[in-house]
Molecule: Bacterial small signal recognition particle RNA
Organism: Eubacterium sp.
RNA sequence: AUGCGGGCCCUGUGCGACGGGAUGCUACGAACCUUGUCAGGCGGGGAACCGAGCAGCAAUAAGUGGAUUAUUCUGUGUGCCUCAGACAAGUCUGUAUGCU
Numbered sequence: 001a002u003g004c005g006g007g008c009c010c011u012g013u014g015c016g017a018c019g020g021g022a023u024g025c026u027a028c029g030a031a032c033c034u035u036g037u038c039a040g041g042c043g044g045g046g047a048a049c050c051g052a053g054c055a056g057c058a059a060u061a062a063g064u065g066g067a068u069u070a071u072u073c074u075g076u077g078u079g080c081c082u083c084a085g086a087c088a089a090g091u092c093u094g095u096a097u098g099c100u
Stems, first nucleotide, its partner, number of pairs: 001097008010085003014081001015079002017076007025066004034059004042051003
């Protein structure tokens, strides 16, 4: 220098890493306009008792916060990972041959 091969670079899948959303988990959470239970009081009744039901109590919706364990979706200036593709140019490298 030439030929052949391989790695990187490039594209995608999977897995991992990091971030975000949703669900689930958890705490709070409604004057009335939610639910349950409803003292007192109210209404009905001769009475037994019945009815509606405020406060209180309990629970929950919307919502807010927390945690980041689980499921799922999604993003990336992410990876000594996996598989497949691409492999023009670049770069690293193995080998064969030739020349000095």